[in-house]
Molecule: Bacterial RNase P class A
Organism: Micavibrio sp. UBA6147
């Protein structure tokens, strides 16, 4: 000085007028015996977020409901260990990848429970293999060569023929997974031996199983021993398995006042579970005991509790209202101790919105900051710029958006001492 990572905060400010909303306290005036209503006026104190957004997780409160057990459906979450009311969040490790690096990312349990897929391109994509190679044989072709023999003649290392060996070519047969090629990914890797060519076929080291041994609370780790030529491919944010958790609905949940000629009328059907006892009668709708039905994700036991005619049409009240639920909390500040750290612990101090069509606004001035321009670098000049965006029961998180500007730590790279 220029790149870069991580972690906090701040997001206009000051003043003057006018107006607002809640709570508190003085006073004034009418009504009215009184309790108490109705209004005006002054004073104090307070008055949208770091996300109030999303409406994703966990709760804390409310009902359902009296509660337990267990299974099932459905849904989440998955290395260890911590922290928290709780949690799928945080916060410290381990292990895998990414980065020179500070530091960043993982839907981080099982592929030997069991299904499916791996397109295309390759010979093959897992009960998974020859496309091209490479080697052994062999059938035939061959003026490819060498040796012998025969014959011929222009006696030449010459022609032509046979035979054996060598070489090549086509075809078949067997080996072969070392080398090309395809691909995200092909029966560990790299060097030596070996072998008709090859191959952990043999050996080293490296990976890779397993057993021990040493550190770690634990996930794991070891240029530690020791054995084994040794890996059944990948894929589960595919179905799926396996461990662990979780009732449902929600402040428009709920509680209280108020408010009905009116605990409304009126008609029609069906016998209204089973046994029984009282009684003239149980059609008098009573009592008892069995059973039944209702009691919020569904089933089964138990327990409680609560219903006992059912079911249908018609007319017809009242219900869009007050209040409270509603702001002292798993709270907030500062300071010490504890902890690497999320956090905890302890003394002090504080109380900081509570509306209901919804309240904090308007305007004037003067400045910050930011963008341009210009400059004698002191500066001066313009700007329709000043972010994303308002609580509505609360709280701990997660995510999504933000013009701008500040602090602090660490990395890399250059120059200079």
């Nucleotide at each position: 000085u220029c790149a870069g990572a991580g972690a906090g905060c701040c997001g206009c400010g000051c003043a003057g007028c006018c107006g607002c909303g809640c709570u508190u306290u003085c006073u004034c005036g009418c009504c009215g015996u009184a309790a108490g209503g109705c209004g005006g006026g002054g004073g104090g104190g307070u008055g949208a977020g770091g996300a109030a957004a999303g409406u994703c997780c966990g709760g804390g409160c409310u009902u359902c409901a009296u509660a337990g057990a267990a299974a099932c459906a459905c849904g989440a979450u998955a290395c260890c260990g911590g922290a928290u009311a709780a949690c799928g969040u945080c916060c410290g490790g381990c292990g895998g990848g990414g980065g020179c690096g500070a530091c960043c990312c993982c839907a981080g349990g099982g592929a030997u429970a069991g299904u499916g897929c791996c397109a295309c391109a390759g010979a093959a994509a897992a009960c998974a293999a020859a496309c091209c190679g490479c080697c052994u044989g062999u059938u035939u072709c061959u003026u490819u060569u060498g040796u012998u023999c025969c014959g011929c003649c222009u006696u030449g290392c010459g022609c032509g023929g046979a035979a054996c060996g060598g070489g090549g070519g086509c075809g078949c047969a067997g080996g072969u997974a070392a080398g090309g090629g395809u691909g995200a990914a092909a029966a560990g890797g790299u060097g030596c031996g070996g072998u008709a060519a090859g191959a952990g076929c043999g050996c080293a080291c490296c990976g890779c199983c397993g057993c021990g041994c040493c550190g770690g609370u634990a996930a794991c780790g070891g240029c530690c021993g020791c054995g084994g030529g040794c890996a059944u491919g990948g894929u589960a944010a595919a179905c799926c398995c396996u461990a662990u958790c979780g009732g449902a609905a929600g402040c428009a949940a709920g509680a209280c006042c108020a408010a009905a000629u009116a605990g409304g009328a009126a008609c029609c059907a069906a016998c209204g579970g089973c046994a029984u006892c009282u009684g003239a009668a149980a059609g008098a709708g009573g009592g008892u005991g069995c059973g039944g039905g209702c009691g919020c994700g569904u089933u089964u036991c138990u327990u409680c509790g609560c219903c006992a005619u059912u079911g249908g049409u018609u007319c017809g009240g009242g219900u869009a209202g007050g209040u409270u639920g509603c702001a002292g909390g798993a709270u907030c500040u500062g300071u010490g101790c504890g902890g690497u750290g999320a956090c905890g612990c302890a003394c002090a101090g504080g109380c900081u919105a509570g509306a209901u069509g919804a309240a904090u606004g308007g305007u004037u001035g003067c400045g910050g900051a930011c963008g341009c321009c210009u400059u004698u670098c002191g500066g001066g000049g313009c700007g329709g710029u000043u972010a994303c965006a308002a609580a509505a029961c609360c709280c701990g998180g997660c995510u999504u958006a933000c013009a701008g500007g500040c602090u602090c730590u660490c990395u890399g790279a250059c120059a200079u001492u």